[in-house]
RNA sequence: GCUCAGGACGAACGCUGGCGGCGUGCCUAAUGCAUGCAAGUCGCACGCGCUUGCUUUCGGGCAAGUGAGUGGCGCACGGCUGAGGAACACGUGGGUAACCAACCCUGGCGUGGGGGACAACCAACCGAAAGGUGGGCUAAUCCCGCAUACGCUCCUUCGGGAGGAAAGUGGCAACACGCGCCAGGACGGGCCUGCGGCCCAUCAGGUAGUUGGUGAGGUAAUGGCUCACCAAGCCAGUGACGGGUCCCUGGUCUGAGGGGACGACCAGGCAGACUGGGACUGAGACACGGCCCAGACUCCUACGGGAGGCAGCAGCAAGGAAUUUUCCGCAAUGGGCGCAAGCCUGACGGAGCAACGCCGCGUGCCGGAAGACGGCCUUCGGGUUGUAAACGGCUUUUGUCGGGGAAGAGAUGGACGGUACCCGACGAAUAAGCCCCGGCUAACUCCGUGCCAGCAGCCGCGGUAAGACGGAGGGGGCAAGCGUUGUCCGGACUCACUGGGCGUAAAGGGUGCGUAGGCGGUACAGAGCGUCGACACUGAAACCUCCUGGCUCAACCAGGAGACGCGUGGCGAUACGACUGAACUCGAGGCAAGGAGAGGUGCGCGGAAUUCCGGGUGUAGUGGUGAAAUGCGUAGGUAUCCGGAGGAACGUCGGUGGCGUAAGCGGCGCACUGGUCUUGACCUGACGCUGAGGCACGAAAGCGUGGGGAGCGAACCGGAUUAGAUACCCGGGUAGUCCACGCAGUAAACGAUGUCGGCUCGGUGUGCAGUGGUGUAUACACACCACCGCGUGCCCCAGUUCACACGGUAAGCCGACCGCCUGGGGACUACGAGCGCAAGCUUAAAACUCAAAGGAAUUGACGGGGGCCCGCACAAGCAGCGGAGCGUGUGGUUUAAUUCGACGCAACGCGAAGAACCUUACCCAGGUUUGACAUGGUACUGCAAGCGCACGGAAACGUGUGACCUUCGAGGGUGUACCACAGGUGCUGCAUGGCUGUCGUCAGCUCGUGUCGUGAGAUGUUGGGUUAAGUCCCGCAACGAGCGCAACCCUCGCUGCCAGUUACUCGUGUCUGGCGGGACAGCCCUCUUUGAAGGGGGAGGAAGGCGGGGAUGACGUCAAGUCAGCAUGGCCCUUACGCCUGGGGCGACACACACGCUACAAUGCCGACCACAAUGCGUGGCAAACCCGCAAGGGGGAGCUAAUCGCCAAAGGUCGGCCCAGUGCAGAUCGGGGGCUGCAACUCGCCCCCGUGAAGGCGGAGUUGCUAGUAACCGCGUAUCAGCCAUGGCGCGGUGAAUACGUACCCGGGCCUUGUACACACCGCCCGUCACGUCAUGGGAGUCGGUAAUGCCUGAAGUCCGUGGGCUAACCUUCGGGAGGCAGCGGCCGAGGGCAGGAUCGGCGACUGGGACGAAGUC
Repeated sequence: GCUCAGGACGAACGCUGGCGGCGUGCCUAAUGCAUGCAAGUCGCACGCGCUUGCUUUCGGGCAAGUGAGUGGCGCACGGCUGAGGAACACGUGGGUAACCAACCCUGGCGUGGGGGACAACCAACCGAAAGGUGGGCUAAUCCCGCAUACGCUCCUUCGGGAGGAAAGUGGCAACACGCGCCAGGACGGGCCUGCGGCCCAUCAGGUAGUUGGUGAGGUAAUGGCUCACCAAGCCAGUGACGGGUCCCUGGUCUGAGGGGACGACCAGGCAGACUGGGACUGAGACACGGCCCAGACUCCUACGGGAGGCAGCAGCAAGGAAUUUUCCGCAAUGGGCGCAAGCCUGACGGAGCAACGCCGCGUGCCGGAAGACGGCCUUCGGGUUGUAAACGGCUUUUGUCGGGGAAGAGAUGGACGGUACCCGACGAAUAAGCCCCGGCUAACUCCGUGCCAGCAGCCGCGGUAAGACGGAGGGGGCAAGCGUUGUCCGGACUCACUGGGCGUAAAGGGUGCGUAGGCGGUACAGAGCGUCGACACUGAAACCUCCUGGCUCAACCAGGAGACGCGUGGCGAUACGACUGAACUCGAGGCAAGGAGAGGUGCGCGGAAUUCCGGGUGUAGUGGUGAAAUGCGUAGGUAUCCGGAGGAACGUCGGUGGCGUAAGCGGCGCACUGGUCUUGACCUGACGCUGAGGCACGAAAGCGUGGGGAGCGAACCGGAUUAGAUACCCGGGUAGUCCACGCAGUAAACGAUGUCGGCUCGGUGUGCAGUGGUGUAUACACACCACCGCGUGCCCCAGUUCACACGGUAAGCCGACCGCCUGGGGACUACGAGCGCAAGCUUAAAACUCAAAGGAAUUGACGGGGGCCCGCACAAGCAGCGGAGCGUGUGGUUUAAUUCGACGCAACGCGAAGAACCUUACCCAGGUUUGACAUGGUACUGCAAGCGCACGGAAACGUGUGACCUUCGAGGGUGUACCACAGGUGCUGCAUGGCUGUCGUCAGCUCGUGUCGUGAGAUGUUGGGUUAAGUCCCGCAACGAGCGCAACCCUCGCUGCCAGUUACUCGUGUCUGGCGGGACAGCCCUCUUUGAAGGGGGAGGAAGGCGGGGAUGACGUCAAGUCAGCAUGGCCCUUACGCCUGGGGCGACACACACGCUACAAUGCCGACCACAAUGCGUGGCAAACCCGCAAGGGGGAGCUAAUCGCCAAAGGUCGGCCCAGUGCAGAUCGGGGGCUGCAACUCGCCCCCGUGAAGGCGGAGUUGCUAGUAACCGCGUAUCAGCCAUGGCGCGGUGAAUACGUACCCGGGCCUUGUACACACCGCCCGUCACGUCAUGGGAGUCGGUAAUGCCUGAAGUCCGUGGGCUAACCUUCGGGAGGCAGCGGCCGAGGGCAGGAUCGGCGACUGGGACGAAGUC
């Protein structure tokens, strides 16, 4: 960093659904709307028409009702919505001496007298309609003069002057309701203002009515609100301007709180009413159900023209995951009008729909074990579902039916409603699901599936035994709901105010100077801004908390109390901060006197060396490397000497030395110059610290211009190396490196540690200064010691730290200020902007993607890291292998089958210690099915099985037949039929047991307690010695212990005793075998070491320093090997994957490998003769003598159940031959003839004889064994076995060497240490290009659209201004006319439209750039 468990919701979706109460219900398209309804009312303001009744003098009148109209009030409320708006819109507190106010209330005064018109109506005309035009009549609470008038308004010379009102109606009346003016109040509003609440700086500058003034206009009213003129201001890092987003609040959700998120319902405010503009009326509007204009859209139309605005209630369409009835009623509450009756009211009161939410209730209760059936599991015993069911008893909430029946209203009046509620009857009856069960997280088994199908919030499950998939049984959780999805808060101290960090995890700016800002020493006085206190006002209601009450409870509702950050006012306090005044000296600075230094800049000088040039000497090489080559050189190099030129850098001194802010600074001298330290304590008097922006400096490389160029040296060219070598190595070499001037501005610019100040144990170096002291003769000086200061290092206490580490030069304890961080990748990137000549630098994202990335430390493993030490590990030797032929095993190939397993060491003469049949598991063919074998059951069984014979057949087997037994039948037994089952070398050694190999006979592996560490873990087991050994000694926060080592066991060597057959020989000597002894670094001597352990040497001894050999194999590793030795879980086959039989195969053969045998010869071969063993084995056997055969062998059979008999030696020795030749070497191969075993030697046995006589002349790269009775050479025995493919295995003796300097190297191992990005651990990990797929994104010729401005053109309605040719009731008039008004016209402004160039945002875009991701691709 990611993720989960909690709470919440105007929700939606899936499965499910019994009841009631109270709430809630278009979050999307401020999209479009059919239909109905949502604002009227008043006849007590007025005229007229119509209907009915009464009356009538027949004209009419009156009454009731009704219709439109004039007039009044209302329609600006109520209801809906949240588009716009970042604003005085909202919240909160103020101001208004700058204002309004219909209806209502209070007080005062008044209400006199005239005049005029327009609707309705009548007739005429236009139009399709909507509607309209002109003419005529008429009333009023309609309109207009006159009179009067204050406390009203204006003017004022403060005396006064001027101006302005009114309506009546009802009633018999009293009276009531009205009307006008003034003042006040109340309700409501306008305007102004302090403070508060979003994001982006990749928006840094904005502004022309802009800021202010004067005057005017306008308004109810202030104001640049508007206009003219004047001035040039005003806002902004405390974020202006711009962009994006958003109604605001009371509150709601969450949280321990601080806080965070939200603003549905209810309440307050604002805004909007199809979109944009505008005014009219009015107390109030720029007016949701009013008007005008423009636009879009819809509808009607006779095409001329008209009509419309559900963001009211219902309803429709559309959009969407999604949101209701075209209901009832004005009974209640409230509103409008009215004197009232009353009318209107989709406000409202109710009902309906929806588990959408909250709350309550129910689906039954008690009993009931043979623990039933069924299901599931099982170790087959049982367990579980489970008192669950059945069954018995009981109850009736809910339900159904019947009866009664409210409150809500004081009175006549109740939509809800025959509702709530009450009573009765019936009957367990009508009522349970959903999710989960690998960890987090509560709940486990079986089956299916087999990296498939699928799951998954994160980690992760699934590749044949899945508690994670699907089903089932069981279990857990919640429950009329349960899950899922989405969103918010929480957990997350994971933006840290409360409450985080920056040496190495992300994070200190490369360094300094310094602006704003932040912070700031000591004492005093003043004032009282911050701060603190009490009081007062405010803080709407609802909500929240507490208490009480009402619905049966609760939800819900009511009453009371509490609480409410903040704000305002006056009063009070003055410690602290700020302010004002006047002081102080310790911070800071200055002054004086000394000092050190590669500090900086400029000029000059110097020597050594390299190179080049000239000359001399001189001759063949030189140079270079791991080794070489390119190169240079006979045109004379290298080497050497002399002279000269030129450039760059400054050896020794030189140092965890010095200086500088950092970058950085090194020969010497001079000039100029910065900083710093010490001493003195004379001066200033807080002058200080830090420092966003800003400015300056800033290694190397790089860029520009001009110089310079010795050496070095990117690029480049050669030579090598290499599989390649665009590298490392070598020879050349251009920019550059150097200088001047200018740019650039980065770095692992690092102490990966910002600057400044204060405080906090010690030890030890070093540079410089000061003070004191000692020494050299005094002394310049030098050396040393101590103290103190400033630097620079190391070690360390406390403390800190995740650890490592830091530790007065802090990363400790504090303070001030700045910079920076918030998972990894994408990305030190893109876009934008600024800077730059360019290269590029600075600033700096997102999509997408991952479940990590990362730090420190731990244990291992590893290293072509280090140290120490072992081993036939190398080396030193001897004999081999690798070449040949053959044997055996394996691979491969072949085959009907060539059965299977073993695969580096640690498979390959291995399982095989015996494949002709058998074995045998494979193939072909024939046959068999309760089976070749075990157990059990049922039925049958006397010419049954078995045996003999015959036939068929290759056999197995089948068919037939005969004899025998008998107690005549139960049982046993046998057989047949059937059922359970047998059987399987079929699969899984990656499900296992057991056993084994290997590291390795290596010296290791652990534990208890203690101690250390946050922890993993460490210590012990490390260290110094020593050993074959973790063997022993010493030391040590360790002390002990276990498994290993060693010893105990066997055997051989010396010896004593005992016993002794069949041994030797005739007595304890050889031998056999039993028990002892002996050897322990123990006694003796000596040297050495730590007087230790131990080591070296000697004596003695048969034997010495573990005497030789064996048995014995720690914790563990290799999913090492074995299901085919055996056992065994699971899976699979069941007239076959079982069983029987014959034949074949395992023995094939172009090849390849492994292990061997025999050779290649003379240290040999051949022939003759002569010797000497041991282990073993032998009655289904070993077999002697003797005879036959060239021989294998045959005959023979003594002896031997074996220290008695037998099997039974070779190399060697002696003599002779061969004479270096593919041979008298070698023996393969082939031909022929025999022998033996066996049912049987064709495939496919061994042996003998005769003949044949191949390759082979000592073996490439490479590789094996062995350190002494060993290697080598020689033969012998034995298991298995009829025989044998044995040259193999296991043993036995005989003859009998060479070499080891040594531990650098190869291999393996042990201990310590070090690095690590490895931990299936180097056969590890991992990087980049390329190819393929998917995704998002940058650039991109362009193209399409949005937004907000700007300039110009045009310009509707309309207010305002102007105009006076048209029209004109009241007033004036001298009767002509005038005043005033209307229309028209003109002007300013002006929505919208057009044109233009830009800005900005977005979509698409051939192609292109990189990026991310993707089980088995390439280099």
Molecule: small-subunit ribosomal RNA
Organism: uncultured organism